Model confidence (mean pLDDT): 83 of 100.
Predicted 3D model of a 72-nucleotide RNA (transfer RNA) from a Parcubacteria group bacterium.

RNA sequence: GCGCGCGUAGCUCAACGGCAGAGCUGUCGUCUUAUACACGACCGGUUCUAGGUUCGAAUCCUAGCGCGCGCA
Numbered sequence: 001g002c003g004c005g006c007g008u009a010g011c012u013c014a015a016c017g018g019c020a021g022a023g024c025u026g027u028c029g030u031c032u033u034a035u036a037c038a039c040g041a042c043c044g045g046u047u048c049u050a051g052g053u054u055c056g057a058a059u060c061c062u063a064g065c066g067c068g069c070g071c072a
Stems, first nucleotide, its partner, number of pairs: 001071007010024004018055001026042005048064005
C1' cells in the first nucleotide's frame, strides 16, 4: 500500500429499518448473630466521528478514525 472483519453501559456481548437490552461489576434492600450464597430492586448509553438515504437509522450508503486478521 491492497483486501476482509470489528467498534453498542465500567467489562463481555445481544438487538427484522419502528420503545436500546441481557449477564457480570457497582449501589441498596430481603435473608443471616455476622459475612458469603441466594433472591429482588436501582444505577449506568452523544450505539467511534462526520455526512447521506428514509416518515423513521445501532442497523442501509459514503468518507474518516481506531483495533484485529490476511496479502504484498
Lineage of the source: Bacteria > Bacteria candidate phyla. Its Rfam family is "tRNA". It is annotated as a transfer RNA.